Predicted 3D model of a 74-nucleotide RNA (transfer RNA) from Malbranchea cinnamomea.
The prediction has a mean pLDDT of 81.
Rfam family: tRNA. Rfam describes the family as follows. Transfer RNA (tRNA) molecules are approximately 80 nucleotides in length.
Taxonomically the source falls in Malbranchea (Eukaryota, Opisthokonta, Eurotiomycetidae, Malbrancheaceae).
RNA sequence: GGUCGGGUGGUGUAGUUGGUUAUCACGUUUCGCUAACACCGAAAAGGUCCCGAGUUCAAGUCUCGGCCUGACCA
Numbered sequence: 001g002g003u004c005g006g007g008u009g010g011u012g013u014a015g016u017u018g019g020u021u022a023u024c025a026c027g028u029u030u031c032g033c034u035a036a037c038a039c040c041g042a043a044a045a046g047g048u049c050c051c052g053a054g055u056u057c058a059a060g061u062c063u064c065g066g067c068c069u070g071a072c073c074a
Base pairs, nucleotide, nucleotide: 001073002072003071004070005069006068007067010026011025012024019057028044029043030042031041032040050066051065052064053063054062
């Protein structure tokens, strides 16, 4: 340099043919349980969906440009 894939709460992920409030697990906080801790149970907080532009009534999803990253080829 070329081809292909990925970027979504703190971490890892789902998200179908574009459609109403973005999913789940772990973690965090609070409460219950316990003498206490852990386990377990209940609840809560936490996302400008990498950045910008475009298409559309409507974009995490489609198109274009950029940035970062992985694999392969040279």